Description: The prediction has a mean pLDDT of 80. Transfer RNA from a bacterium, 74 nucleotides, folded computationally. It matches the Rfam family "tRNA". Rfam links the family to the GO term triplet codon-amino acid adaptor activity. Rfam's curators write: Transfer RNA (tRNA) molecules are approximately 80 nucleotides in length.

């Protein structure tokens, strides 16, 4: 030091070839239920999509540069 994959809710991951408002499960919270908890059901909430930059009517995505983790090769 090159190269190759991955960063997106609090925790595990999705999002197709660049399109409309970024979803899901858990876990947290609020309600039904229950004599009380649990299971079960219902609802709401939770995001700068690792930072910064370009590109394009439009970026989670393409480019660019940087950190962050993992592998390979030296």
């Nucleotide at each position: 030091g090159g190269c190759c994959c991955g960063g997106u809710a609090g925790c595990u991951c999705a999002a197709c070839u660049g399109g409309a408002u970024a979803g899901a499960g858990c876990a947290g919270g609020a309600g039904u239920g229950u004599u009380c908890u649990a299971a079960a059901c219902u609802c709401a909430a939770g995001g700068u999509u690792g930072a910064g930059g370009g590109u394009u009517c439009a970026a989670g995505u393409c480019c660019c540069c940087c950190c962050c983790g993992g592998g390979c090769c030296a």